[in-house]
RNA sequence: CGCGGGUUAGAGCAGUUGGUAGCUCGUCGGGCUCAUAACCCGGAGGCCGGAGGUUCGAGUCCUUCACCCGCUA
Repeated sequence: CGCGGGUUAGAGCAGUUGGUAGCUCGUCGGGCUCAUAACCCGGAGGCCGGAGGUUCGAGUCCUUCACCCGCUA
């Protein structure tokens, strides 16, 4: 240099054919307990790596840039 995969909540990951973004853990509050853990209930936290484009509408499609992993030379 070329090719492929990835970037979505604090962490790890889903998100189908474009249609108001979800799961587990963690975290906060409450319940249960003599108490802690476990368990149960509820809440907060993300506009999806950056910019631009297409579209009535983009996490999803297109272009470009950045970063991470792998392959090839």
Molecule: transfer RNA
Organism: Bacteroidales bacterium